[in-house]
Predicted 3D model of a 120-nucleotide RNA (c-di-GMP-I-GGC riboswitch aptamer) from Cladocopium goreaui.
Model confidence (mean pLDDT): 76 of 100.
Lineage of the source: Eukaryota > Alveolata > Dinophyceae > Suessiales > Cladocopium.

RNA sequence: CCGAACAAAGGCAAACCCGUCGUGAGACGGGGACGCAAAGCCAUGGGUCUCCGCUGCCGCGGACGUUGAGUUGGCCGGUACCAACGCCACGUCGCGGCAGAGAUCGCCAGGCCGCUCGAG
Numbered sequence: 001c002c003g004a005a006c007a008a009a010g011g012c013a014a015a016c017c018c019g020u021c022g023u024g025a026g027a028c029g030g031g032g033a034c035g036c037a038a039a040g041c042c043a044u045g046g047g048u049c050u051c052c053g054c055u056g057c058c059g060c061g062g063a064c065g066u067u068g069a070g071u072u073g074g075c076c077g078g079u080a081c082c083a084a085c086g087c088c089a090c091g092u093c094g095c096g097g098c099a100g101a102g103a104u105c106g107c108c109a110g111g112c113c114g115c116u117c118g119a120g
Base pairs, nucleotide, nucleotide: 001120002118003117004116011036012035016031017030018029019028020027021026034106040112041111042110044109045108046107047104048103049102050101051100055099056098057097058096059095060094062093063092064091065090066089068087070085071084072083073082074081075078
């Protein structure tokens, strides 16, 4: 360096349960073992998951509001007024997505460090 067959000493600890923290994904501590030769460490790239409360962008939908012009009707009249209808635009609210912010190294890759053994 490569490998994990053999041997030995040990190590870690999934699900689940309890407690605490967190909006959440999850984290930490205790119990508990499905597994693990890096299931030791680092969120650097990808994946998955969470939040989207706040900020920005995009899309959708309805409600409300405002502006504008329009149609119809009302009124004795009008450069004007009132009502109804539906349209455009904008704003507020809602939903979704992206950015963003996070979680996971027991999903994969990459980086750093390391115990034992040698069927090499």